RNA sequence: CCGGUAGCUCAGCUGGUAGAGCACUAGACUGAAAAUCUAGGUGUUGCCGGUUCAACCCCGGCCUGGG
Numbered sequence: 001c002c003g004g005u006a007g008c009u010c011a012g013c014u015g016g017u018a019g020a021g022c023a024c025u026a027g028a029c030u031g032a033a034a035a036u037c038u039a040g041g042u043g044u045u046g047c048c049g050g051u052u053c054a055a056c057c058c059c060g061g062c063c064u065g066g067g
Base pairs, nucleotide, nucleotide: 001066002065003064004063007022008021009020010019016053024040025039026038027037028036046062047061048060049059050058
C1' cells in the first nucleotide's frame, strides 16, 4: 500500500438494508445415469466502536492474508 462479502471464485465504489457464475438440494426427463429444463440463497458483508433517520460503503482501533 492492497485485500477479507454465500460452500468456492468474485461483483457491489456519488450511503437507502446484498447479488452473479460454479457447486449443492428437490422435481421433470431416462431402464439407470450424464446432459438439459424448472424451483430453492442457506450470508453476524473479518471483529469492536463512532458518524448518520439509515452503513458492505464514511471515520478510528484491532485481527488476518498478500506486497

The RNA shown here (transfer RNA) has 67 nucleotides and comes from a bovine gut metagenome. It matches the Rfam family "tRNA".